[in-house]
RNA sequence: GGAGCGGGUCGGACGGUCGCCGGGGCAGCGAUGCCCGGGAGGAAGGUCCGGACUCCAGCGGGCAGGGUGCUGGCUAACGGCCAGGCGCAGCGAGCGGGUCCUCCGGGAUCCGCCCAAGGCGACGGACAGUGGCACAGAGAACAGACCGCCGAUGGGCCGGGCGACCGGUCACAGGCAAGGGUGAAACGGUGGGGUAAGAGCCCACCGCGCCCCUGGCGACAGGGGCGGCACGCCAAACCCCACCCGGAGCAACACCGAAUAGGCACGCGUGCGGCCCCCCGGGGCCGCGGAGGACGCCCCUCCGAGCGUGCGGGUUGGUGGCUCGAGCCCCCGGGCAACCGGGGGCCUAGACGAAUGACCGUCACGCCGGGCGACCGGCGCACAGAAUCCGGCCUACAGACCCGCUCCACUU
Numbered sequence: 001g002g003a004g005c006g007g008g009u010c011g012g013a014c015g016g017u018c019g020c021c022g023g024g025g026c027a028g029c030g031a032u033g034c035c036c037g038g039g040a041g042g043a044a045g046g047u048c049c050g051g052a053c054u055c056c057a058g059c060g061g062g063c064a065g066g067g068u069g070c071u072g073g074c075u076a077a078c079g080g081c082c083a084g085g086c087g088c089a090g091c092g093a094g095c096g097g098g099u100c101c102u103c104c105g106g107g108a109u110c111c112g113c114c115c116a117a118g119g120c121g122a123c124g125g126a127c128a129g130u131g132g133c134a135c136a137g138a139g140a141a142c143a144g145a146c147c148g149c150c151g152a153u154g155g156g157c158c159g160g161g162c163g164a165c166c167g168g169u170c171a172c173a174g175g176c177a178a179g180g181g182u183g184a185a186a187c188g189g190u191g192g193g194g195u196a197a198g199a200g201c202c203c204a205c206c207g208c209g210c211c212c213c214u215g216g217c218g219a220c221a222g223g224g225g226c227g228g229c230a231c232g233c234c235a236a237a238c239c240c241c242a243c244c245c246g247g248a249g250c251a252a253c254a255c256c257g258a259a260u261a262g263g264c265a266c267g268c269g270u271g272c273g274g275c276c277c278c279c280c281g282g283g284g285c286c287g288c289g290g291a292g293g294a295c296g297c298c299c300c301u302c303c304g305a306g307c308g309u310g311c312g313g314g315u316u317g318g319u320g321g322c323u324c325g326a327g328c329c330c331c332c333g334g335g336c337a338a339c340c341g342g343g344g345g346c347c348u349a350g351a352c353g354a355a356u357g358a359c360c361g362u363c364a365c366g367c368c369g370g371g372c373g374a375c376c377g378g379c380g381c382a383c384a385g386a387a388u389c390c391g392g393c394c395u396a397c398a399g400a401c402c403c404g405c406u407c408c409a410c411u412u
Base pairs, nucleotide, nucleotide: 001408002407003406004405005404006403007402008401009400010399012363013362014361015360016359017358018357020039021038023036024035025034026033027032041383045394046393048392049391050390051389052388053249054248055247056246065245066244067243068242069241070084071083072082073081074080085123086121087120088119094113095112096111097110098109099108100107101106124240125239129238130237131234132233133232146180147179148176149175150174153173154172155170156169157168158167159166160165188206189205190204191203192202193201207229208227209226210225211224212223213222214221215220253320254319255318256317263311264310265309266308267307268306271288272287273286274285275284276283277282278281289303290302291301292300293299327346328345329344330343331342332341333340334339365380366379367378368377369376370375
């Protein structure tokens, strides 16, 4: 420098005008006014996991049910994260081979092996038991013989031999499972020996199982020995093993608590002045007084025969919970890392008919058009949006920037 991967950060800036929701200060009896400062996200989203917190149940153990599932670590916890193991697929590079082209230097293309960084994996157990394996196929788990191979042995026929018997032929009994075929899968694979043909029947290597040694905390890896194969696949079928799990959720929950609603108990009590009307006993208006309106003022309402007080329940409503927390930033130390420890600094929305907005200007960024050019004009600028809080996962996202790893080539 090229190619391929993996990860992280940000996701418009500044100013003005008018508003909205919290906080603080000042003035005012108060209503209210003025000033200062704060106000969405990396996902606030889906509500899929895990916790904090609250109430209910319980205070031990078990059953049922649910979840998780390679190993080690991290964590408050997790189905999350980090590191590692094993397996699967596989691009590039590399190696080997075929075909084609060639200026003989090489190039193009295809196949196989091996496969970097990286990707994917519900990755405990299939000799505890039960069960399943469609279609096709002869046969699907104590398997099976359709085509096929053989026919050594027994048998039929023909020929030879005095005879024991020998040769040929048939494919009848029978033997076999190499090859073909079916299938997702056919009861180890390749090569050799062997045989009538065959077969772990025998041998070598590979695979598989058991045992031992070495390394590793471990998953596991490497090596050695034994076994002739006995053990197909499915647990995202039941099941077994290990570990974990009480229920509901901030509309949790706690407190205050009205009325010109209602319940119970108790107490007080049949007011005053003025004016007007009439059927002379009452009625109306104004003022005073009393009471209520979840502080007071204003204002409104009620009473003069009813009113007041207390108690308990409880609706509308209000307050708390509520935003200082497994918090954020920087530095140092430990650790491969996730993360942990120490020091310093900071306070960063808290609404509930649910605020966080609208408009304008300048600049940045991208695209288009014009201009020789400085520049000018137009358009665009993502996904989305708190609702008790926190740790994750997943999903959406215009654009910009940064870092790391591997392979190849070149230079030093």